[in-house]
RNA sequence: GUUCCGACCACGCCGAGCCUGGUUCGAGGAGCCGGGGCGGGGGACCCGAUUCGUUGGGGCGAAUCCCGGCUGAAGCCGGGUAGGGCAACCUUCCAGCCCGAGUCCGUCAGCUAACCCCGUAGGCGCCACGGAAGGAGAGU
Numbered sequence: 001g002u003u004c005c006g007a008c009c010a011c012g013c014c015g016a017g018c019c020u021g022g023u024u025c026g027a028g029g030a031g032c033c034g035g036g037g038c039g040g041g042g043g044a045c046c047c048g049a050u051u052c053g054u055u056g057g058g059g060c061g062a063a064u065c066c067c068g069g070c071u072g073a074a075g076c077c078g079g080g081u082a083g084g085g086c087a088a089c090c091u092u093c094c095a096g097c098c099c100g101a102g103u104c105c106g107u108c109a110g111c112u113a114a115c116c117c118c119g120u121a122g123g124c125g126c127c128a129c130g131g132a133a134g135g136a137g138a139g140u
Stems, first nucleotide, its partner, number of pairs: 011125004018036008037120006047110001056108001057105004065080006083099004089135006
């Protein structure tokens, strides 16, 4: 000097998952009790729906649907797809690279004012460098 691996801080990304007051523990930090913000569910009139259900039904989420193979099924693999994300000042466009899962309720829920309830996690990256337009900012 280069490459690789690991840890921490800062920073960045997916996501609603952030900010803040008090208190206890010796501190880091953790626990508990609040407030604000953000997110989700239940819940009238009206409107909608009104027939069938163990072949249930519904919620969160971008994650739905189709085809093929191994299969008897469960499951596994592959191809596509509704839809979603990234690219380091921001937004958008073109090109590019990815995801297209999982899980909860428990026979029950359309919309829904008042009202009621719940969550505020988890995961990943780490010099990020394709082009264009508009803007912002900095410098001169």